[in-house]
Context: one part of a larger RNA
């Protein structure tokens, strides 16, 4: 390379936008590059294959033939493909009319709770645990009432509910703003799909500068437990947790461990958004479209299971895998302030 694979055995990039490239709806015409047919030239000799022949035979050798799947030229075919031209509307997009949503950014506001401070009442305990102790408290704690400060998070609603490409998003309200869906079928007329590089986004921890600091809490200290206890439990507690900025980071069991697109292939039952029918209207019911769950036929699967949200049947494009360990390591490159990330071996060993 061929071939086989990627939910759980090795294997889907964390996610998107998009360049090159690859692939691409429908009708007609032209053309004849690809494609197909024929002819012709060439395709050295030797070798391989076939038929004869020569050494007593064979190996070996000689002669003739075939083959040489290829390439050039000429003639031809026109279905498919490419190209060109002219169209079409089922893909895609636009427009118009609707409603849904924790989608994003910025500002403002609110109540409950924790902690702390002040004051009142009040008195000896409180706290914590398996049991205790460290700890707090007669300088008045815990409890309770009133007032205040400050930070962070938004109970109930809340839901295999919704939105977002993923990460993720949850009090209320205002401003700005992205996307999806349903309906109409007016417009454009294949404008599409995928996507190496590239670019952007990307939880938490972490880094830099400056703020903030209520809670919780790595590190750390103490008390317990224990043979020991650098832990689990308890009392404290600093970074951090919060905010702004960043030619900072770029990783996660970033998971549905399942790349994206299109078409097709039994059903049943929930739920979200929206439409049509029925109805005077509402509800209910029936039928669509778009999501989101459960169960299940065919089919698939090593099994588990998947099953119109496929892991079924096919096609297109990308990424990735090739025994275990060494190792996602070394070296080198690139990125980073660092921590480290990314790309990525071999010796050796079983």
């Nucleotide at each position: 390379c061929u071939g086989g694979g990627c939910g759980u055995a090795a294997a889907g990039c964390g996610c998107g936008u998009g360049u090159a490239g690859g692939c691409g709806g429908u009708u007609a015409a032209a053309c004849g590059g690809g494609u197909c047919g024929g002819a012709u030239g060439u395709g050295a000799a030797a070798g391989c294959c076939c038929u004869u022949g020569g050494c007593u035979u064979a190996a070996c050798c000689a002669a003739g033939g075939a083959a040489g799947u290829g390439c050039g030229u000429c003639c031809g075919a026109a279905a498919c493909u490419a190209u060109u031209u002219a169209g079409c509307u089922a893909g895609a997009g636009u427009a118009c009319g609707g409603g849904a949503g924790a989608g994003g950014a910025g500002g403002g506001u609110g109540g409950a709770a924790u902690u702390c401070c002040c004051a009142g009442u009040g008195u000896a305990g409180a706290g914590g645990u398996g049991a205790a102790a460290u700890u707090c408290g007669u300088a008045g704690a815990u409890a309770u009432u009133g007032g205040g400060a400050g930070g962070a998070a938004c109970a109930u609603c809340g839901g295999u509910g919704g939105c977002g490409a993923a990460a993720g998003c949850g009090a209320c309200u205002c401003u700005c703003u992205g996307g999806a869906c349903c309906g109409u079928a007016a417009c454009u007329g294949a404008c599409g799909c995928u996507a190496a590089g590239a670019c952007g986004c990307g939880a938490a921890a972490g880094c830099g500068u400056g703020g903030g600091g209520a809670u919780c809490a790595a590190a750390c200290a103490g008390g317990a437990u224990u043979a020991g206890a650098u832990a689990c439990c308890c009392u404290g507690g600093u970074a951090g947790u919060c905010c702004a900025c960043g030619c900072c980071g770029g990783u996660a069991a970033a998971c549905g461990a399942u790349g994206g697109g299109u078409a097709c292939u039994a059903g049943g039952u929930g739920u979200u958004g929206u439409g049509a029918g029925c109805u005077u209207a509402a509800c209910a019911c029936u039928c669509g479209c778009a999501g989101u769950g459960c169960c299940g036929a065919c089919g698939c699967u090593a099994a588990c299971g998947c099953a119109u949200u496929a892991a079924g049947u096919a096609c297109c494009c990308c990424g990735c895998c090739u025994g275990g360990g060494a190792a996602g390591u070394a070296c080198g490159g690139c990125c980073g302030c660092a921590a480290g990330g990314u790309u990525a071996a071999a010796a050796c060993u079983c």